[in-house]
The prediction has a mean pLDDT of 81.
Small-subunit ribosomal RNA, 3' major domain from an uncultured bacterium, 469 nucleotides, folded computationally.
Rfam family: Bacterial small subunit ribosomal RNA.

Context: one part of a larger RNA
RNA sequence: UGACGGGGGCCCGCACAAGCGGAGGAGCAUGUGGCUUAAUUCGAUGCAACGCGAAGAACCUUACCCAGACUCGACUUGUAACUGCACGACCUAUGAAAGUAGGUUUCCUUCGAGGGUGUUACACAGGUGCUGCAUGGCUGUCGUCAGUUCGUGCCGUGAGGUGUUCGGUUAAGUCCGUCAACGAACGCAACCCCUGCCACUAUUUGCCAACGGGUAAUGCCGGGAUCUAUAGUGGGACCGCCCCUUCAAACGGGAGGAAGGUGGGGAUGAUGUCAAGUCAGUAUGGCCCUUACGUCUGGGGCCGCACACGUGCUACAAUGGCAAGUACAGAAGGUCGCAAUACCGCGAGGUGGAGCUAAUCCCCAAAACUUGCCCCAGUUCAGAUUGGAGUCUGCAACUCGACUCCAUGAAGUUGGAUUCGCUAGUAACGGCGCAUCAGCAUUCGGCGCCGUGAAUACGUUCCCGGGCC
Numbered sequence: 001u002g003a004c005g006g007g008g009g010c011c012c013g014c015a016c017a018a019g020c021g022g023a024g025g026a027g028c029a030u031g032u033g034g035c036u037u038a039a040u041u042c043g044a045u046g047c048a049a050c051g052c053g054a055a056g057a058a059c060c061u062u063a064c065c066c067a068g069a070c071u072c073g074a075c076u077u078g079u080a081a082c083u084g085c086a087c088g089a090c091c092u093a094u095g096a097a098a099g100u101a102g103g104u105u106u107c108c109u110u111c112g113a114g115g116g117u118g119u120u121a122c123a124c125a126g127g128u129g130c131u132g133c134a135u136g137g138c139u140g141u142c143g144u145c146a147g148u149u150c151g152u153g154c155c156g157u158g159a160g161g162u163g164u165u166c167g168g169u170u171a172a173g174u175c176c177g178u179c180a181a182c183g184a185a186c187g188c189a190a191c192c193c194c195u196g197c198c199a200c201u202a203u204u205u206g207c208c209a210a211c212g213g214g215u216a217a218u219g220c221c222g223g224g225a226u227c228u229a230u231a232g233u234g235g236g237a238c239c240g241c242c243c244c245u246u247c248a249a250a251c252g253g254g255a256g257g258a259a260g261g262u263g264g265g266g267a268u269g270a271u272g273u274c275a276a277g278u279c280a281g282u283a284u285g286g287c288c289c290u291u292a293c294g295u296c297u298g299g300g301g302c303c304g305c306a307c308a309c310g311u312g313c314u315a316c317a318a319u320g321g322c323a324a325g326u327a328c329a330g331a332a333g334g335u336c337g338c339a340a341u342a343c344c345g346c347g348a349g350g351u352g353g354a355g356c357u358a359a360u361c362c363c364c365a366a367a368a369c370u371u372g373c374c375c376c377a378g379u380u381c382a383g384a385u386u387g388g389a390g391u392c393u394g395c396a397a398c399u400c401g402a403c404u405c406c407a408u409g410a411a412g413u414u415g416g417a418u419u420c421g422c423u424a425g426u427a428a429c430g431g432c433g434c435a436u437c438a439g440c441a442u443u444c445g446g447c448g449c450c451g452u453g454a455a456u457a458c459g460u461u462c463c464c465g466g467g468c469c
Base pairs, nucleotide, nucleotide: 008469009468010467011466012465013464015460016459019422020421021420022419023418026314027313028312029311030310031309032308033307034305035304042053043052064300065299066298067297068296069295070294073124077123078122079121080120081119082118088105089104090103091102092101093100094099107115108114126289127288129287130286131285135283137278138277139276140274142272147186148185149184150183151182152181153162154161155160166177167176168175192266193265194264195263197235198234199233200232201231202230203229207224208223211222212221213220238260241254242253243252316415320374321373322372323371324370325369333362334361337356338355342351343350344349381412386407387406388405389404390403391402392401428452429451430450431449432448433447434446
């Protein structure tokens, strides 16, 4: 000077408390450990690994294993010699394919030799082989916490201190006052984006108030520029005004206002910490392999299952289940695509193809609401598992896909110690879309979107983390 203390003081945070809903018990999904295996590829391991890399392992992917093959090589650049045969295309044999062997066909030219290709040889290619404790870059974390420093001056022999402390105040080293300090930088805040209010401009593919026409009905048509919406430009909020209080900064209350004291949300992550993570995204030093630790192919594995843990989904029911009727979104996506009306099928789906390169066409809710049944039961709860029959994608669904129908109908009656999330359009509940993608997240992951829509916060003694003295 720091760090630490079951030392002290002050202060914050869903940290506790107050509430709501979960996890821990069941079944299944998924990741991990372990075990097994020819292989179950590799990495990630307290918080900050474990629905993580993986925005999608049947083949491919794929790095692993077994088997069969290749050796200037699947891929880059160059040199030398040889060749005008090769290569390619087609055919045959063999084979699981890759490959190997054989046959047919066949170069261009400015004639200097050059270009392309092949063979041989050499430089080299190649390596998801090792080292993240040799590295770059990127990332996590403390933490969106309020901190971290510098110049000059002053103090100290010096390390260093001061400034940055103190008194108030704030979400904030935010601002004010004071002070041997005076200034400044990186952070904070603001500037950026979305959202909430208003105005103007623009008006099609969107909209329809007034006028006219038309229909069984519909902005359907003429037209219109009101409203909504779209998307551009501005305005608007600043403790600005009033009251209280103060040296000041601020705090508290009020008015007006769509919005009030950072309006709500996002992006934004200081100096640093953890030799944190990543050589398997790419880059890269060193080391190692070079007829193999490289490359190709077929099959298998990554999905194995006495078990243990994490994260989820579905339930255990009556605020419910089933049946019938009926209403209302937003944000996305669509030409190798989205696909309507219609027809077939109980259904998954099939046939067919209008329209749409899209504010034009397509894909578009469920919970809610109304009526009826069920009457507290392992049930008209729950849906695992298994048998059978199918659909779709795809060379191919055995290992190992998703979905449908019929049958089957397991555990489960609210979960020990313990533990997690959340303070408002939030939690909880409900569905919809997208990326990846041939297919697969249509019970389940991720990222978004809207619908319905709560309870509680006395307070800071205690637990956890953090800041200042």